Small-subunit ribosomal RNA, central domain from an uncultured bacterium, 349 nucleotides, folded computationally. RNAcentral holds the full RNA, with entries from ENA and SILVA. The prediction has a mean pLDDT of 89. It matches the Rfam family "Bacterial small subunit ribosomal RNA". Gene Ontology terms of the family: ribosome and structural constituent of ribosome.
[in-house]
Context: one part of a larger RNA
RNA sequence: CUGGGCUUAAAGCGUGCGUAGGCGGCCUGCAAAGUUGGGUGUGAAAUCCCUCGGCUCAACCGAGGAAUUGCGCCCAAAACUAGUGGGCUCGAGGGAGAUAGAGGUAAGCGGAGCUGAUGGUGGAGCGGUGAAAUGUGUUGAUAUCAUCAGGAACACCGGUGGCGAAAGCGGCUUACUGGGUCUUUUCUGACGCUGAGGCACGAAAGCUAGGGUAGCGAACGGGAUUAGAUACCCCGGUAGUCCUAGCCGUAAACGAUGAGCACUAGGUCGAGGAACUUCCACAGUUUCCCGGCCGUAGCGAAAGUGUUAAGUGCUCCGCCUGGGGAGUAUGGUCGCAAGGCUGAAACUC
Numbered sequence: 001c002u003g004g005g006c007u008u009a010a011a012g013c014g015u016g017c018g019u020a021g022g023c024g025g026c027c028u029g030c031a032a033a034g035u036u037g038g039g040u041g042u043g044a045a046a047u048c049c050c051u052c053g054g055c056u057c058a059a060c061c062g063a064g065g066a067a068u069u070g071c072g073c074c075c076a077a078a079a080c081u082a083g084u085g086g087g088c089u090c091g092a093g094g095g096a097g098a099u100a101g102a103g104g105u106a107a108g109c110g111g112a113g114c115u116g117a118u119g120g121u122g123g124a125g126c127g128g129u130g131a132a133a134u135g136u137g138u139u140g141a142u143a144u145c146a147u148c149a150g151g152a153a154c155a156c157c158g159g160u161g162g163c164g165a166a167a168g169c170g171g172c173u174u175a176c177u178g179g180g181u182c183u184u185u186u187c188u189g190a191c192g193c194u195g196a197g198g199c200a201c202g203a204a205a206g207c208u209a210g211g212g213u214a215g216c217g218a219a220c221g222g223g224a225u226u227a228g229a230u231a232c233c234c235c236g237g238u239a240g241u242c243c244u245a246g247c248c249g250u251a252a253a254c255g256a257u258g259a260g261c262a263c264u265a266g267g268u269c270g271a272g273g274a275a276c277u278u279c280c281a282c283a284g285u286u287u288c289c290c291g292g293c294c295g296u297a298g299c300g301a302a303a304g305u306g307u308u309a310a311g312u313g314c315u316c317c318g319c320c321u322g323g324g325g326a327g328u329a330u331g332g333u334c335g336c337a338a339g340g341c342u343g344a345a346a347c348u349c
Base pairs, nucleotide, nucleotide: 003321004320005319006318007303008302012317014201015200016199017198021194022193023192025088026087027086028085029084030083033081034080035077036076037075038074039073040072041071042070049065050064051063052062053061054060091191092188093187094186095184096183097182098181099180103177104176105175106174107173108172109171110154114150115149116148117147118146119145120144121143125136126135162169163168206247207246208245209244210243211242215241216240220236221235222234223233258316259315260314261313262312263311266294267293268292269291270290272288273287274286275285276284298305299304322349323348324347331342332341333340334339
């Protein structure tokens, strides 16, 4: 390279937007680049193949044919691909009318709990554990009541419920704002899909500067346990956790399953719409969209999966190619750093 693969064996980039590129709906005209047919020129000879012939045969040699799958030119065809012109509406998008939602940002507000402070009651323990001790308390703790302050998180509702591209999002109100779904006798008319580079977003931890600090709590100190105990348990406790601005760019960033389109039995549950039926309500039927469970065919090494495919096909991208060495070394690049991205070989089994 030809291949074969990527849920769990190696392998789907964390996610999106999008450049180049690749691929791309229906009808019709033109032209004829690709394409197809015919003709012609060329494709040296020898070799190879076929048929004859010459050395007694063969090797060898001679003759004729075929082949030389290619390229140039001419004529023709017009289905397909590409080009160009015209048209269409089912793909895509816009409009109108409805609608569900922890989607995002900012500001304000609320109650429960917690801790602290002050005061009242009260008077000996409290706390903690397997048991204890460290700790705390007559300078009045724990308990209880009142007032005040502070920071963080939002019980119940709450749900294999909802929303978001993913990360993620949960008290209430307001403002601004993104996306979705349904309906439609509305408009544009292929405007689409994917996406190397690129750009943006991206949990937690960590970093820089400034604030904040109730609870929790790496590190650290102490008490236990133990042979030891740099742990598990207990008492404390700094960074951090929180806010603002910036950086970092990684996760079992998981459905360990890239995106899009089409097709291929059903049943059942949940969420959001619409239509029909019915005098109304309940119920029922159909349909669109989203989230689950079970399961047919099929697929699969099996587990399983099964219209939310891991089935059947097409398009585009990413990635894998035995284990260790190693996500290491080196170079490059990004970062304040921590480190990230890219990423070998020797050697060894």